[in-house]
Molecule: c-di-GMP-I riboswitch aptamer
RNA sequence: UCAGGCAAAGGGCAAACUAUACGAAAGUAUAGGACGCAAAGCUACGGGUCUACAGCGUAUAUACGCCAUGAUCGCCGGGUUACCCUA
Repeated sequence: UCAGGCAAAGGGCAAACUAUACGAAAGUAUAGGACGCAAAGCUACGGGUCUACAGCGUAUAUACGCCAUGAUCGCCGGGUUACCCUA
C1' cells in the first nucleotide's frame, strides 16, 4: 500500500417514536431517543421506490388520470474520500 475486520479496544453515525419549525405532499432540519450500521461519510450519475403543488387531460362542483422539475445515498449499483485494529 492492498486486503480483511469472524477477536479485542477507543471513538463514530442514529431507525421507529415524541416535540418544535419548514413544506402542497413525499419528506427535511434541530433537540430528545436507539432499531440497527464497518462507510448508515459525501455525491441523485444509472436503476428502483415515494409524493403530485403547479401544469396537462377527462369530468363538472370538486373528483379522477398523467407528469419530477420535488424527495430518498438507512433500496441497489457506480463515482469519490476516510478513523481504529491486524486477533